[in-house]
Molecule: transfer RNA
Organism: Parcubacteria group bacterium
RNA sequence: CGGGCUGUAAUACAGCGGUAGUAUACGCGAUUCGGGUUCGCGAGACCUGGGUUCGAUUCCCAGCAGCCCGA
Numbered sequence: 001c002g003g004g005c006u007g008u009a010a011u012a013c014a015g016c017g018g019u020a021g022u023a024u025a026c027g028c029g030a031u032u033c034g035g036g037u038u039c040g041c042g043a044g045a046c047c048u049g050g051g052u053u054c055g056a057u058u059c060c061c062a063g064c065a066g067c068c069c070g071a
Base pairs, nucleotide, nucleotide: 001070002069003068004067005066006065007064010024011023012022013021018054026042027041028040029039030038047063048062049061050060051059
C1' cells in the first nucleotide's frame, strides 16, 4: 500500500427489514440459624456519519477500531 472478515449489555454470543434476546456477571427478594446452591424479579447494549425505505441492528456508501492474507 492492496484485499477479506468482524464491530450488539460488564463478558461471550444470537438476531439479516417492523416488538433487540440467551448465558454468565451485577442489584433486590424467597429458600437457610448463616453462607453456598436453587428459584423469581429488575437494571443494563445495536462503533460513527450519511443514503435507500412508510420503517434500518439488518441493505448500500464513507470513516474509525480490531483480526487475517498478500506485497